[in-house]
Context: one part of a larger RNA
RNA sequence: UUGGGCGUAAAGAGCUCGUAGGCGGUUGAGUAAGUCGGGUGUGAAAACUUUGGGCUUAACCCAAAGAUGCCACUCGAUACUGUUUAACUAGAGUUCGGUAGGGGAGCGGGGAAUUCCUUGUGUAGCGGUGAAAUGCGUAGAGAUGUGGAGGAAUACCGGUGGCGAAGGCGGCCCCCUGGAUCGAUACUGACGCUGAGGUGCGAAAGCGUGGGGAGCAAACAGGAUUAGAUACCCUGGUAGUCCACGCCGUAAACUAUGUCAACUAGCCGUUGGAAGGGUAAUCCUUUGAGUGGCGCAGCUAACGCACUAAGUUGACCGCCUGGGGAGUACGGUCGCAAGAUUAAAACUC
Repeated sequence: UUGGGCGUAAAGAGCUCGUAGGCGGUUGAGUAAGUCGGGUGUGAAAACUUUGGGCUUAACCCAAAGAUGCCACUCGAUACUGUUUAACUAGAGUUCGGUAGGGGAGCGGGGAAUUCCUUGUGUAGCGGUGAAAUGCGUAGAGAUGUGGAGGAAUACCGGUGGCGAAGGCGGCCCCCUGGAUCGAUACUGACGCUGAGGUGCGAAAGCGUGGGGAGCAAACAGGAUUAGAUACCCUGGUAGUCCACGCCGUAAACUAUGUCAACUAGCCGUUGGAAGGGUAAUCCUUUGAGUGGCGCAGCUAACGCACUAAGUUGACCGCCUGGGGAGUACGGUCGCAAGAUUAAAACUC
């Protein structure tokens, strides 16, 4: 390079936006770059193919003809692609009116519970476990009542329910703000899709500076268990968990399934719209947007997937090529560090 693949065998980048590039709707006209055809030139000889000839044959040799790609010039064709131009509205977007929502940022105030403090009542235990012990308690604990402090999280509602590109998002009020969807009219007129590099976002843990610290809890200490027990169980307990700002840039970042578009039986739920019908009320039908369960064709090694495809196709990107060595070494880039990213080979089976 050709070919084959990427749910679970190796393989979809964690996610968005977007540069170059690749690809790109309908109709007409021009052009003729790609494309197709003709002609001319060129395409050395040898070699190759065909025919004929020469060595007794063959190999070999000789002659003629043919064939040969690219290229240049020239004359044409115009379906497709390109390009120029004129238009269109089915893609995309704008406008108007609704709707739903834990989408995001900031501020404020609330209740339950845990812990601690003060104080009242009250007396000998509490706590914990498989059983215990460490621990707490006559300096009055635990239990119970009043008051107070402080931090974190928001029971019920709550739901294969909602929103978000992903990570993720859950008490309430206010304020700022992004997106989606439905319906309707008018408008713009291909403005689109994907996206190497790049940019931004990105759970938890971790790092830096300054706060905060109720509960929980790596490390650590003690008590048990055990042959041992650097564990599982128990009593404590520091970083951390929380906030602000700045880093880190990774996860089973999973639907282990890239994004966009088109097409391809049905059935049953559910969320929020719209239209129509109907009732005293619950409701019914259709439609387009989500989110689930089955299931046909088809696909699949099987499991299974099956209009939310892993079916049938197209566009573009990423990635894979036996196991180990190894996501390692070296080098580069990034980082305060931890490390991340890019990424081999020897050797071995």